[in-house]
RNA sequence: GCAGAGUAGGAUUUGGCGCGUUAAGUGUCAUGUGAACAGGGAGUUGUCACGUGAACGAAAAGUUUAUCUUGCGGUGCCAGAUCCGCAUCCCGCUGC
Numbered sequence: 001g002c003a004g005a006g007u008a009g010g011a012u013u014u015g016g017c018g019c020g021u022u023a024a025g026u027g028u029c030a031u032g033u034g035a036a037c038a039g040g041g042a043g044u045u046g047u048c049a050c051g052u053g054a055a056c057g058a059a060a061a062g063u064u065u066a067u068c069u070u071g072c073g074g075u076g077c078c079a080g081a082u083c084c085g086c087a088u089c090c091c092g093c094u095g096c
Stems, first nucleotide, its partner, number of pairs: 001096004009084010019073003028054008039091004060070003063066001
């Protein structure tokens, strides 16, 4: 000098257990706080979590009537699979 590995996390999907269907949650916008970001250091206007406010907004059905069943929700958590994957900077690691 060239090439490569590896994280948090994200997306899709499968399974399990829940929540809602008396509308919470999800998604959008604004704002505040916090956290994480490859082996080491730094780290954003990017990511994630939580709080507050705002606008928008929904699929119920069955009958055995209740700890029910089948659905529905850009629904929550856990596990599996596949794919993507340091914003960026410096150093390190492996091969040549």
The prediction has a mean pLDDT of 76. The RNA shown here (THF (Tetrahydrofolate) riboswitch aptamer) has 96 nucleotides and comes from a mouse gut metagenome. Its Rfam family is "THF (Tetrahydrofolate) riboswitch aptamer". The family has 101 seed sequences and 747 matches in Rfam 15.1. The literature on the family includes a 2010 paper in Chem Biol by Ames et al., "A eubacterial riboswitch class that senses the coenzyme tetrahydrofolate". The sequence is in RNAcentral, with records from MGnify.